Transfer RNA from a Solirubrobacterales bacterium, 71 nucleotides, folded computationally.
Its Rfam family is "tRNA". About the family: Transfer RNA (tRNA) molecules are approximately 80 nucleotides in length.
The organism belongs to Solirubrobacterales, within Bacteria.
The same sequence occurs in records of 2 taxa.
RNA sequence: GGGGGACUGGUGUAUCGGUAACACGGCGGUCUCCAAAACCGCAACGUCAGGUUCGACUCCUGGGUCCCCCG
Numbered sequence: 001g002g003g004g005g006a007c008u009g010g011u012g013u014a015u016c017g018g019u020a021a022c023a024c025g026g027c028g029g030u031c032u033c034c035a036a037a038a039c040c041g042c043a044a045c046g047u048c049a050g051g052u053u054c055g056a057c058u059c060c061u062g063g064g065u066c067c068c069c070c071g
Base pairs, nucleotide, nucleotide: 001070002069003068004067005066006065007064010024011023012022013021018054026042027041028040029039030038047063048062049061050060051059
């Protein structure tokens, strides 16, 4: 220098154009003498900027970080 891939709650992963879901974790509650466990509930997320579209995590362009391959 060229090419490819990944980026989604605190963490690990789903969702391939139509309300962003699950597990663990966190917080509140029920239960208990107290706690744990169990059960119920709540909060929190699309790497950034544009574009396309009635509608974008998803498609397109550019940027960022990380990983891999070629030279």